[in-house]
């Protein structure tokens, strides 16, 4: 460096739900909480899904959300090969 794994060891993240708050909304942020996760670290590049909005209502075009929907890119702990 590459591949595999979560047994070892250190840890890490944090579903639903609740409270507060931001947002038209999907949803975000902080706290509680813990379903789960070997990248559930990071990135909206491709697809999907969701939200908003346009008028020429279209096999149209736009803005946004989701990284814990999938793929991809990139960085990383331990062990084995």
């Nucleotide at each position: 460096a590459c591949c595999a794994g979560a047994a070892c060891a250190a840890g890490c993240c944090g579903a639903a739900c609740c409270c507060a708050u931001c947002g038209u909304g999907a949803g975000g942020u902080g706290g509680g909480g813990g379903c789960g996760g070997a990248a559930a670290g990071c990135c909206g590049c491709g697809g999907g899904u969701c939200u908003c909005a346009g008028c020429u209502u279209g096999c149209c075009a736009g803005a946004g959300a989701u990284a814990g929907c999938c793929g991809g890119g990139u960085u990383g702990c331990c062990u084995g090969g």
This is a predicted structure of an 81-nucleotide RNA (c-di-GMP-I riboswitch aptamer) from a Syntrophobacterales bacterium.
Model confidence (mean pLDDT): 85 of 100.
The model forms 95% of the base pairs in the Rfam consensus.
NCBI's taxonomy places the organism under Bacteria, Pseudomonadati, Thermodesulfobacteriota, Syntrophobacteria, Syntrophobacterales.
Rfam family: c-di-GMP-I riboswitch aptamer. Rfam describes the family as follows. GEMM was predicted in a large-scale screen for bacterial structured RNA regulatory elements. Its family is annotated with cyclic-di-GMP binding in the Gene Ontology.